[in-house]
This record gives sequence, C1' cells and structure tokens, in this order.
RNA sequence: CGAGCCGACCAGACGGCCGCUCGCGCCCUCGGGCGCGGGAGGAAAGUCCGAGCUGCACAGGGCAGGGUGCUGGAUAACGUCCAGUGGAGGCGACUCCAAGGAAAGUGCCACAGAAAACAAACCGCCGCGCGGAGCGCGGUAAGGGUGAAACGGUGCGGUAAGAGCGCACCAGAAGCCAGGUGACUGGCUUGCUUGGCAAACCCCACCCGCAGCAAGACCGAAUAGGGGAAGGAUGAGGUGGCCCGCCGACUUCCCGGGUUGGUCGCUAGAGGCCGCGGGUAACCGCGGUCCCAGAUAAAUGGCCGUCCUCGACAGAACUCGGCUUAUCGGUCGACUCGCCAC
Repeated sequence: CGAGCCGACCAGACGGCCGCUCGCGCCCUCGGGCGCGGGAGGAAAGUCCGAGCUGCACAGGGCAGGGUGCUGGAUAACGUCCAGUGGAGGCGACUCCAAGGAAAGUGCCACAGAAAACAAACCGCCGCGCGGAGCGCGGUAAGGGUGAAACGGUGCGGUAAGAGCGCACCAGAAGCCAGGUGACUGGCUUGCUUGGCAAACCCCACCCGCAGCAAGACCGAAUAGGGGAAGGAUGAGGUGGCCCGCCGACUUCCCGGGUUGGUCGCUAGAGGCCGCGGGUAACCGCGGUCCCAGAUAAAUGGCCGUCCUCGACAGAACUCGGCUUAUCGGUCGACUCGCCAC
C1' cells in the first nucleotide's frame, strides 16, 4: 500500500427569529402573561423471548398442555450474554451449529435393488451328486450389480471357496488408568463391530398459574321513569260493611334506558458517567457525581444565514434486560493475509 476480519462510537455543525409541550418561580382582571430550565432513537420498530409492577386464582403434590436441551459461569430472569468442549467452513484473523437419548418401545427409509436391518442371496465363487449343454443339494458374502445409505475399511496370511477365522494399521464401541469442576481429551486392554431419521411418536432432565397500564386505585357524575316473567303456603297494604273486582309493597331474573369527566399509576431507575478493586470474560462490589421527555387528540416543528463530504433508516405512550429486522455515510482501536522498501 492492497485485500480482509472483529469490536466501540457518531448519525450534518453553528447562529438568529417565530411556535408546541412539561416542570419551577413571579404577576394576575383567573382568561392568561413573563422569566428560567428539560424535550425521541440506535433502533423509540417487530411485539419474538424474559422480568418488574397490578388485578384475579392458589395448602402440598400429580395428570394434561407448553417451553428449553453439549459443559461451566453471569443475571431479577431469559430462548440472552461470557468462557470453554465437540462438529462444519476459511491459508488466516475469524465465523457458523435446535449439539440430550436410536443398546426402553413403536414407526418410517421414495426409486432402484436379492436384501433397507431378529434377516436375506440376483449374477458369481467353491464342494458333492447326476450320462449331460446344464440341473439339484450344500457352503460363502471376498468379486459384480442397485442405491443417499448395504451389516467396519485396507493389506497379508489362511481356506475347497470364503469369513475378525488369525495378524498389522486405521475408524468405532466397551472396560480400566491419567488429566480436567465439567462437556471432553490422552493412553492401555478386549476382535467386541451394533445403518439412518427424535425439526416422527416417544423417553429423560429442568422450567412454566391466568391476564395485562384500555393493568389497577380514588374522586365526581349516573343507576331517572318504565315494560315483561316467576315467587309471595291462600300476596304486605289500600279501596270497601263483606265478597268479587281494581290498584299494588317486597324478592329474583330478563328487556330497555342513563353515565364515557378528572386525579393517581407516570417516570429516580435491576439508572447514566467517572475512579478504585475482584474476575480471562459476561459481570459484580465500593466511593464520588448527575437528573436525563412524560403527552391524552396527544408536544419535540417551521423560516432565514454561513459552512461541509449535501445528510440513511425511522419517531416515545407503564418501565427495564435481550433478540430480530431497517439503515446514506463516517471516525477510532485490536488483529489476519499478500506485496514492496529499510
């Protein structure tokens, strides 16, 4: 210098004028006015996870259902993060992986192929029998052929032909030993050799009550006047001298009608920044310092001037921790590979 890889950060700058919203102070004719200060994001987004908070439910445990799934740690918690293990990709920096169990059981494996897994044998090879091109019986799984996948692989010995039948090396399994908290790794022994799929059912381990700020609490207003049905042992009571009749209290249910305003929740928080300490790190502890939107028809905008590389994606609505997605461009740092010069 070129190519790359990982992380952190910025998101036009400055000035003037006019507005909008919130807080505080002052004035006030209670309508408001003036001054000072705060006023979107790295994703405020998708609402995909996890929590706080609130209401309801709840003895404990189980069933059903859902979720997570290598190990250790971090955390309020997580499907997140950190550090590792194993696997895959890259020369490398580095990146990616739903990565428990297939020897608990059930099921599936298209086409082709003899056979897709307690097994079996199409062409072959070998032995025996028959008079025979050949056929029958038996042995074999080395060779051919099919397939994504064929019952460990290569070689030597061995054999009638063969076969872990024996041996060497390689791959795996089991047992033992060593290292590691662990996932796992290394070594030795035993011929022990067992296909794949669990993002098929399932098994195992762990976790999970339900709903959401239109949660929820308080104040105000409203629940007027009506209609229908049932009960009222045999209807309180009224009218009336009494009966019939008429009106009809009370209880439950239904229909229909009315109310839709304000305050709180609402932003000081698992908070930001700086320093010290612990930890490889995620993160944690201590000390100092700062206050940083809070609306409810819903504010954060408009105009002008100067400059530049001419400016992307996009805007809060209870609050946090993550993930994912969108994003013109720029700055800084660590590292890798190639070339050149000293």